[in-house]
RNA sequence: AAUAAGAAACGGCAAAUCCGCACGAAAGUCGGAGACGCAAAGCCACGGGUCUAAGCAAGGGUACUCCUUGUAUGACAGCCGGGUUACCUAC
Numbered sequence: 001a002a003u004a005a006g007a008a009a010c011g012g013c014a015a016a017u018c019c020g021c022a023c024g025a026a027a028g029u030c031g032g033a034g035a036c037g038c039a040a041a042g043c044c045a046c047g048g049g050u051c052u053a054a055g056c057a058a059g060g061g062u063a064c065u066c067c068u069u070g071u072a073u074g075a076c077a078g079c080c081g082g083g084u085u086a087c088c089u090a091c
Stems, first nucleotide, its partner, number of pairs: 003090002012038002017033004022029002036078001042084003046081003049076003055071006
């Protein structure tokens, strides 16, 4: 340096749930507790997928602080694929 594996070790991350005069329209995020799991559960929304619908558009109505539908420019990397970086160990 390349490759491979997750057997062991140094260690790492942290689902659900609970908490918060936190951020956000929401999805969700952030912080604390927690410990289901993870060999990239590090990072990147590029492709697919999923969630949300403030705003916008269309339609409706009793015309207002109303209703319905659609829509990502908002999210999810712990849904899959892809890209990229890396610890230990083996060779």

Model confidence (mean pLDDT): 81 of 100. Predicted 3D model of a 91-nucleotide RNA (c-di-GMP-I riboswitch aptamer). The model forms 95% of the base pairs in the Rfam consensus. It was read from a public genome assembly, where an Rfam model found it. Its Rfam family is "c-di-GMP-I riboswitch aptamer". Rfam describes the family as follows. GEMM was predicted in a large-scale screen for bacterial structured RNA regulatory elements.